[in-house]
RNA sequence: AGAUCGAAAAGGCAACCCCUGAGUGAUCAGGGAGACGCAAAGUAAAAGGGUCUUUGUUCUUGAAGCACGAUGGUACUAAGAUAGCCUUGCUACCGAA
Numbered sequence: 001a002g003a004u005c006g007a008a009a010a011g012g013c014a015a016c017c018c019c020u021g022a023g024u025g026a027u028c029a030g031g032g033a034g035a036c037g038c039a040a041a042g043u044a045a046a047a048g049g050g051u052c053u054u055u056g057u058u059c060u061u062g063a064a065g066c067a068c069g070a071u072g073g074u075a076c077u078a079a080g081a082u083a084g085c086c087u088u089g090c091u092a093c094c095g096a097a
Stems, first nucleotide, its partner, number of pairs: 005095002012038002017032006036084001042090003047087003050082005056076002059073002
């Protein structure tokens, strides 16, 4: 010095909530307050999964009265969202065992 690792120290990020704005939506951005937690809670969704949303199709359910099928649910495709869901890639402060 590097790798692994995560004691200590110095710091960092910011869950939930409220307001405003964008979006069909999942969700995102800014501000306020606040700190659930995080050793990468930095970054990449054009590395791979999972989950969620929307459209289409399929099967199913069948709304005061019929069903010309409201509403709900399953599966598949496409597009989108999520990095504080997981794996992975890249980068990074400190230096005990």

Annotation:
This is a predicted structure of a 97-nucleotide RNA (c-di-GMP-I riboswitch aptamer) from Candidatus Scalindua sp. SCAELEC01. Model confidence (mean pLDDT): 84 of 100. The source organism's lineage runs through Bacteria, Pseudomonadati, Planctomycetota, Candidatus Brocadiia and Candidatus Scalindua.